Predicted 3D model of a 333-nucleotide part of an RNA (large-subunit ribosomal RNA, domain IV) from Lutibacter flavus. Its mean pLDDT, the model's own confidence on a scale to 100, is 87. The organism belongs to Lutibacter, within Bacteria. It was read from a public genome assembly.
[in-house]
Context: one part of a larger RNA
RNA sequence: UCAUGGCUAAGGAACUAGGCAAAAUUGACCCGUAACUUCGGGAGAAGGGUCGCCCUGUAGCAAUACAGGGCCGCAGUAAAAAGGUCCAGGCGACUGUUUAUCAAAAACACAGGACUCUGCUAAAUCGAAAGAUGAUGUAUAGGGUCUGACACCUGCCCGGUGCUGGAAGGUUAAGUGGAGGGCUUAGAGGUUUACCUCGAAGGUCUGAAAUGAAGCCCCAGUAAACGGCGGCCGUAACUAUAACGGUCCUAAGGUAGCGAAAUUCCUUGUCGGGUAAGUUCCGACCUGCACGAAUGGUGCAACGAUCUGGACACUGUCUCAGCCAUGAGCUCG
Numbered sequence: 001u002c003a004u005g006g007c008u009a010a011g012g013a014a015c016u017a018g019g020c021a022a023a024a025u026u027g028a029c030c031c032g033u034a035a036c037u038u039c040g041g042g043a044g045a046a047g048g049g050u051c052g053c054c055c056u057g058u059a060g061c062a063a064u065a066c067a068g069g070g071c072c073g074c075a076g077u078a079a080a081a082a083g084g085u086c087c088a089g090g091c092g093a094c095u096g097u098u099u100a101u102c103a104a105a106a107a108c109a110c111a112g113g114a115c116u117c118u119g120c121u122a123a124a125u126c127g128a129a130a131g132a133u134g135a136u137g138u139a140u141a142g143g144g145u146c147u148g149a150c151a152c153c154u155g156c157c158c159g160g161u162g163c164u165g166g167a168a169g170g171u172u173a174a175g176u177g178g179a180g181g182g183c184u185u186a187g188a189g190g191u192u193u194a195c196c197u198c199g200a201a202g203g204u205c206u207g208a209a210a211u212g213a214a215g216c217c218c219c220a221g222u223a224a225a226c227g228g229c230g231g232c233c234g235u236a237a238c239u240a241u242a243a244c245g246g247u248c249c250u251a252a253g254g255u256a257g258c259g260a261a262a263u264u265c266c267u268u269g270u271c272g273g274g275u276a277a278g279u280u281c282c283g284a285c286c287u288g289c290a291c292g293a294a295u296g297g298u299g300c301a302a303c304g305a306u307c308u309g310g311a312c313a314c315u316g317u318c319u320c321a322g323c324c325a326u327g328a329g330c331u332c333g
Stems, first nucleotide, its partner, number of pairs: 001328008010319002014317001019314001027051005036041001038149001052071008072076001084312007091304002096108002112147007124133003150299004155229003160226002162222005169217003175211002180206005187198004230248005257291001258288001269285005
């Protein structure tokens, strides 16, 4: 010096990103116990008291409990083992699950809710198939997607994209169809006798019109489908503001609720609370850069090795260090 322990005057978080670490609390019995609440909880809330040994009495079968008296110690749950507590807020309802080996959470799951597909040889999935799972199930069943207890709710938009339905019209593949055309030539005609022109049948190559499903165009529906949810100007008898009016655009212009928020840039917004002093915190305001309703909105008791702020208790975290013990560090091996 390091590691692990023990003790410390006065102060008691002044330490620090942060009470990290440590200290404190801790048992049994008795008393007592708030807000809030889903009436179950919260709750071991909080807070307070008693505890050894001896004698006597009462109750009891006894263990034991109670009452009275006495004794000793610094200390009687005599060692060890054994919740710190409270207030407020965010998030997630909860128990649970997770990055084996830097993340345990507000992430995942969850019961509950909703939409959608599926009538059974079900849909969906695996497989080349056979076949298997689904399921020895049958719509109170099974699959997919979203949301996530509970309470109160869940507004407007179907123009775009998707999905579902529709079939009149448009477009339209293969196929059908076969007008027409090319090549070939028995033959005919012409001729400069090399050849040229025409050309049936057959063969072969091509091929127009017409016909032709789904899809797409089209017409509807559908947002707990993907998603979206405006601008400018004026106006009231102080001022300010605008219930009101005008106008442009849109598929429709954000409703309830919440709001400087896990969302607010400006921003340490402004006001209030807490502190002597508070970029954090709590309560408000609303000017929402850029909240908002199952990509759920707002609340919410209980719960949390969660995150944030405060308080009491407690302490070597600190003012500011000191002492002690054990081990390492040193030498040899």